The RNA shown here (c-di-GMP-I riboswitch aptamer) has 87 nucleotides and comes from a Bacillota bacterium. The coordinates come from a structure-prediction model, not an experiment, and the mean pLDDT is 84. Its Rfam family is "c-di-GMP-I riboswitch aptamer". Gene Ontology term of the family: cyclic-di-GMP binding. Taxonomically the source falls in Bacillota (Bacteria, Bacillati).
RNA sequence: GAGUGUAAAAGGCAAACUCGUCGAAAGGCGGGGGCGCAAAACUAGAGGGGCUAAGGCGCAUACGCGCUAGGCCAGCCAGCUGCCGCG
Numbered sequence: 001g002a003g004u005g006u007a008a009a010a011g012g013c014a015a016a017c018u019c020g021u022c023g024a025a026a027g028g029c030g031g032g033g034g035c036g037c038a039a040a041a042c043u044a045g046a047g048g049g050g051c052u053a054a055g056g057c058g059c060a061u062a063c064g065c066g067c068u069a070g071g072c073c074a075g076c077c078a079g080c081u082g083c084c085g086c087g
Stems, first nucleotide, its partner, number of pairs: 003086003012037002017032006035075001042079002047077002049073003055068005
């Protein structure tokens, strides 16, 4: 040190569900919880993908429907940095 994750040590994170809270929603944050994770750290106008549609626009009528991100998702891919072991 490119690469790599069978086993180990120190540990770390935390899905569903649930309680509180913020939000129009998606979703976020905090508590409980633990499915999993070797990057489940970080990066979300300036890579791809996905979710939502308040506002806006449209529809000859509507408590509706369609389109739309400047709102979100990093536990979808990607980018980037990094612990331990092997190398």